This is a predicted structure of a 376-nucleotide RNA (Bacterial RNase P class A) from Truepera sp. bin119. The model forms 96% of the base pairs in the Rfam consensus. Rfam family: Bacterial RNase P class A. Its family is annotated with dimeric ribonuclease P complex, ribonuclease P activity and tRNA processing in the Gene Ontology.
[in-house]
RNA sequence: AGGGCGGGGUGUCUGAUCGCGGUGGCCUAUAGAGGGCCGCUGAGGAAAGUCCGGGCUCCGCAGGGCAGGGUGCCAGCUAACAGCUGGGCGCGUAAGGCGACGGCACGUGCAACAGAAAGCAGACCGCCGGUCGGAAGCCUGCAGGCGCCGAAUCGGUAAGGGUGAAACGGUGCGGUAAGAGCGCACCAGUGCCGGUGGAGACAGCGGCAGCUAGGUAAACCCCACCCGGUGCAAGGUCCGAAUCGGAGAGAGAGUCGGCCCGGCUCGAUUGUAUCUCCAAAGCGACCGCUUGAGACCUGUGGCGACGCAGGUCCCAGAUAGAUGAUCAGAGCCCACGGUGUGGGUCCAGAAUCCGGCUUACAGCCCCGCCUGCGAC
Numbered sequence: 001a002g003g004g005c006g007g008g009g010u011g012u013c014u015g016a017u018c019g020c021g022g023u024g025g026c027c028u029a030u031a032g033a034g035g036g037c038c039g040c041u042g043a044g045g046a047a048a049g050u051c052c053g054g055g056c057u058c059c060g061c062a063g064g065g066c067a068g069g070g071u072g073c074c075a076g077c078u079a080a081c082a083g084c085u086g087g088g089c090g091c092g093u094a095a096g097g098c099g100a101c102g103g104c105a106c107g108u109g110c111a112a113c114a115g116a117a118a119g120c121a122g123a124c125c126g127c128c129g130g131u132c133g134g135a136a137g138c139c140u141g142c143a144g145g146c147g148c149c150g151a152a153u154c155g156g157u158a159a160g161g162g163u164g165a166a167a168c169g170g171u172g173c174g175g176u177a178a179g180a181g182c183g184c185a186c187c188a189g190u191g192c193c194g195g196u197g198g199a200g201a202c203a204g205c206g207g208c209a210g211c212u213a214g215g216u217a218a219a220c221c222c223c224a225c226c227c228g229g230u231g232c233a234a235g236g237u238c239c240g241a242a243u244c245g246g247a248g249a250g251a252g253a254g255u256c257g258g259c260c261c262g263g264c265u266c267g268a269u270u271g272u273a274u275c276u277c278c279a280a281a282g283c284g285a286c287c288g289c290u291u292g293a294g295a296c297c298u299g300u301g302g303c304g305a306c307g308c309a310g311g312u313c314c315c316a317g318a319u320a321g322a323u324g325a326u327c328a329g330a331g332c333c334c335a336c337g338g339u340g341u342g343g344g345u346c347c348a349g350a351a352u353c354c355g356g357c358u359u360a361c362a363g364c365c366c367c368g369c370c371u372g373c374g375a376c
Base pairs, nucleotide, nucleotide: 002371003370004369005368006367007366008365009364010363012330013329014328015327016326017325018324020042021041022040023039024038025037026036027035028034044347048358049357051356052355053354054353055352056231058229059228063266064265065264066263068227069226070225071224072223073087074086075085076084077083088101089099090098091097102222103221107220108219109216110215124161125160126157127156128155129154130153131152132150133149134148137146138145139144169187170186171185172184173183174182188212189211190209191208192207193206194205196203197202235287236286237285238284239282245278246277247276248275249274256271257270258269260267294313295312296311297310298309299308300307301306331345332344333343334342335341336340
């Protein structure tokens, strides 16, 4: 050079003609509605997904427990979070990236095939010993002993080999009939004790103990901490409508009924209370409705997420749902060609508002890191 990883930004521009939503001022018209002119303003980096967390809204005022749900290393940031930042540990040669990152010697489960056996395991091939059988070698003091073979039979073994992703610590020495942490040395793991550094997760050191206990909790479970329920179609005002509407049931008190912001329960409170069923009126107008945990700039504190201080700015509020269409030129990219021709210009549209996460995205610009051909 090339390849790769991470972060930040942008994601079209100009003019003409015509057409939309909101809003300020002026003018005009009407009982009311409306219209004209000028000015300002009008889709996002994800507006998507609806996966988290909130602001805000309504429900209760007396709380406790259980069920249910969420999170899961440490320390910070934040309104909060399952987010982000920094660190630790694990994976990875490294940079980077990922982690559903508390507990498997509490208990209960699950794991195909192969294999004897997959967690209180276990003998397929082997190794050793006894009995029995075979053959008839050697020694011999003639009682016997040693050695060889066996696919018979009994016992010992888990070191060697095999199966498997994984086989109940590893290497070596001793020991044994043959073996085995059976013993010992060193190493690894685990437990206990002591101590060093660090705020901590954790890292390192020393000692004791032959104790050796696989995987899976994104399996049930155990542990620690946290958690009311709803949702802008929330909730309210006005107009209108027909309402002291209709029917049925109705017990009893430390043990009954209602209610206590979701369920169950304890407890509190209350008492013809209450419970069950059936009906009626609009698909109206308005508020909520956009000034925000807001954006940008500068300084400052911090490794950083971010905080603090000062300054500048107002940048959609629609309601069947606006933010556009046409023409011309330019920018950028690609191909051919030689200065021109042709093609392309992403993903995609606010609806209560924010902070995150995840997914989609043509092209262009900037910064940092890793690998690495060649040259010096």